This is a predicted structure of a 105-nucleotide RNA (c-di-GMP-I riboswitch aptamer) from Acetobacterium sp. The coordinates come from a structure-prediction model, not an experiment, and the mean pLDDT is 79. Lineage of the source: Bacteria > Bacillati > Bacillota > Eubacteriales > Acetobacterium.

RNA sequence: GAGAGCGAAUAGCAUAUCAGAUGAAAGUCUGUGACGCAAAGCUUCAGGGUCUAAGUUAUGAUCGGCGAUUCAAAUCGCAACAUAAUACGACAGCCAGCUGCCACA
Numbered sequence: 001g002a003g004a005g006c007g008a009a010u011a012g013c014a015u016a017u018c019a020g021a022u023g024a025a026a027g028u029c030u031g032u033g034a035c036g037c038a039a040a041g042c043u044u045c046a047g048g049g050u051c052u053a054a055g056u057u058a059u060g061a062u063c064g065g066c067g068a069u070u071c072a073a074a075u076c077g078c079a080a081c082a083u084a085a086u087a088c089g090a091c092a093g094c095c096a097g098c099u100g101c102c103a104c105a
Stems, first nucleotide, its partner, number of pairs: 003104001005102001012037002018031005035093001041098003047095002049091003055086006065078005
């Protein structure tokens, strides 16, 4: 220096749940709590993958609302509604990149 985690020691992290905060959501933070973890340390701008869809775009529906034209019917537009796509939002406890303790060797 590469490899590598059966056994040992010392320490470390903390799933689900519940409560609070935050966010459109996914999620995140704090406390609680331990499912697990030899990198469950750091990095979301190496790269892949996954989750969400506020906004945007497209399509639909068009009973009703608002506005425009109109004597009216009717037509058009907007908002709201439904569906789909999309990250500029997230996840590294999915893979990954970087660094590192102990033991083995």